[in-house]
RNA sequence: UCAGAGGGCCGGGCGGCCGCGGUCCGGCUUGGCCGGAGCGAGGAAAGUCCGGGCUCCACGAAACGACGGUGCCGGGUAACGCCCGGCGGGGGCGACCCCAGGGACAGUGCAACAGAAAGCAGGUCGCGACCGCUUCGGCGACGUGACAGUGAAAGGGUGCGGUAAGAGCGCACCGCGGCCCCGGCAACGACGGCCGGCACGGUAAACCCCACCGGGAGCAAGACCGAAUAGGGAUGGCGCGGGGGCGACCCCAUGGGCUCGUUUCGUCCAAUGCCGUCCGGGUUGGUUGCUUGAGGGGCGGAGCGAUCCGCCUCCUAGAGGAAUGGUCGCACAGGCGGGGAACCGCUGGACAGAACCCGGCUUAUAGGCCCUCUGGCAUU
RNA sequence: GGGCCCGUAGCUCAAUCGGUAGAGCAAGCGACUUUUAAUCGAGAGGUUCCGGGUUCGAGUCCCGGCGGGCCCA
Repeated sequence: UCAGAGGGCCGGGCGGCCGCGGUCCGGCUUGGCCGGAGCGAGGAAAGUCCGGGCUCCACGAAACGACGGUGCCGGGUAACGCCCGGCGGGGGCGACCCCAGGGACAGUGCAACAGAAAGCAGGUCGCGACCGCUUCGGCGACGUGACAGUGAAAGGGUGCGGUAAGAGCGCACCGCGGCCCCGGCAACGACGGCCGGCACGGUAAACCCCACCGGGAGCAAGACCGAAUAGGGAUGGCGCGGGGGCGACCCCAUGGGCUCGUUUCGUCCAAUGCCGUCCGGGUUGGUUGCUUGAGGGGCGGAGCGAUCCGCCUCCUAGAGGAAUGGUCGCACAGGCGGGGAACCGCUGGACAGAACCCGGCUUAUAGGCCCUCUGGCAUU
Repeated sequence: GGGCCCGUAGCUCAAUCGGUAGAGCAAGCGACUUUUAAUCGAGAGGUUCCGGGUUCGAGUCCCGGCGGGCCCA
């Protein structure tokens, strides 16, 4: 200097003016308004993909089953499917990155096309002593799986021996499996020794088996206070004529009205209602839950690390369908254009928006800063 | 706050248990016709929403994202 790898951090700053939402204080003409002070989004507040706290509901306990999830080993944590450190496999020259990474002798299933044959062994083209037949060319039966070809995958590899031809048939080396020894808490690794001639194929993000985990709902959870009206219950006072009928109702009588009085007739109305007191449920509404918490920062210690322990210090949205904005100026980054350069002009801030709260994961994100490391080239 | 479903050609939909992605309509071309429509014929047209993974092989299975729709409180 070019090309990369890993990790951490910031993500717009300062000031003026005008606005918005809570809190506190003060004033007033108590309708609310005015003034002042202070506070007011994020690294993801997002997706709601996991794990919890909190609250209510259900439940006698345990085991098993169903359903769902997780799945190498060890550690961290309140917990996790998260994180850290290892192991194994794969990729990269390398720094480093990726992996749902238990079980395929418990059982079932699947493998298109090609190919002779696709899970159990098979026999196309070949090679071949003996045997049978023969028209002497061969044919049949048998042995064999090296070579060729197909495929993602064809039942260890190379060499020598051996054979009729061959083949782990035998041997050497490599590979593989099992056991022992050694290292490691373990996954696992490995110098070596012994045994086995040697397949036990792939797929479980197919069904399944094994191990472990999981009660449901969610702050519109839940708790408290409780208006008017209507309705419920209890009770007090006044009123409520008699008879029949299961009942709707009917008969007789009473009171009142139908123009002032009386009588008769007719007709209408009233006779379980009115007034008051108390209690409880519950709607609108109000209060609470509500933000100090597995919290942040600094220092020290333990640990490779995640993380844990101790001390000091800091804390200020919490509101109702919901405020956190606009504009101007100044510099600093960034982009574009001009210029040999200094510089000048223009442009212009990414993704995004709290709603009970935390720990993670994932996704979006203009631009910038810092640290460590790898490979190439050049120079010394 | 909670739950479920879908995305395939321009449109509407298929694709069995993972094995070469199809159909109808539309659009364009040719034939018939004086011409158009109708009809007939031959074809073309696909990032199976996107990115990864499992597998010999993915529209299908798994994970993450994007978009759309529905239901409950």

Model confidence (mean pLDDT): 75 of 100. Two RNAs folded together computationally: RNase P RNA and transfer RNA, 453 nucleotides in total. It holds a member of the Rfam family "Bacterial RNase P class A". Rfam classes the family as a ribozyme.